RNA sequence: GCCGCAUUCGUCUAGUGGCCUAGGACGCUGCCCUCUCACGGCAGUAACACGGGUUCGACUCCCGUAUGCGGUA
Numbered sequence: 001g002c003c004g005c006a007u008u009c010g011u012c013u014a015g016u017g018g019c020c021u022a023g024g025a026c027g028c029u030g031c032c033c034u035c036u037c038a039c040g041g042c043a044g045u046a047a048c049a050c051g052g053g054u055u056c057g058a059c060u061c062c063c064g065u066a067u068g069c070g071g072u073a
Stems, first nucleotide, its partner, number of pairs: 001072007010026004018056001027045006049065005
């Protein structure tokens, strides 16, 4: 250089065009519980890498960019 794959809350992850106001676990915050802490219960918190296109409608399909990983010379 070329080819392929991946990119979603702080972290790990679900999703395959409308059922999604993007769900779950851990974390974090508050409350309850407790003499206190821990455990446990309840509630909250926070995300689609970026730009464009297709479509009535895009996290989802297409193109480009960026980053990472793998292959190849």
This is a predicted structure of a 73-nucleotide RNA (transfer RNA) from a bacterium. The RNAcentral record of the sequence draws on ENA. The coordinates come from a structure-prediction model, not an experiment, and the mean pLDDT is 81.